[in-house]
RNA sequence: AAACCGAAAAGGCAAACCCGGCGAAAGACGGAGACGCAAAGCCAUAGGUCUAAAAUGGUUUGAUUAUUUCUAAGAACCAUGAUGAUAGCUAGGCUACCGAA
Numbered sequence: 001a002a003a004c005c006g007a008a009a010a011g012g013c014a015a016a017c018c019c020g021g022c023g024a025a026a027g028a029c030g031g032a033g034a035c036g037c038a039a040a041g042c043c044a045u046a047g048g049u050c051u052a053a054a055a056u057g058g059u060u061u062g063a064u065u066a067u068u069u070c071u072a073a074g075a076a077c078c079a080u081g082a083u084g085a086u087a088g089c090u091a092g093g094c095u096a097c098c099g100a101a
Stems, first nucleotide, its partner, number of pairs: 005099002012037002018031003022027001035088001041094003045091003048086003055080007
């Protein structure tokens, strides 16, 4: 001096809850607050997880016309659906403070 590593000290980040506005939601941002974190700094490439807007399909309903029939606009619900989210789920990539064993 470097790699692994993680004692000490300095400094750092900030889960949940609450408040505010954003978003369809998941969630993110700001404030407040500390469960934790040695990369809890950055990056959605792979896997996982979360959400389900658009879209597609289905069920029910049935606006317009004169009763009926047909057509089926619209509405509600269900399913599929990532192009959304998560770096504080894992792997991977990039970078970084301090220095005991």
A computed fold for a 101-nucleotide RNA from a Chloroflexota bacterium, annotated as c-di-GMP-I riboswitch aptamer. The coordinates come from a structure-prediction model, not an experiment, and the mean pLDDT is 85. It was read from a public genome assembly, where an Rfam model found it.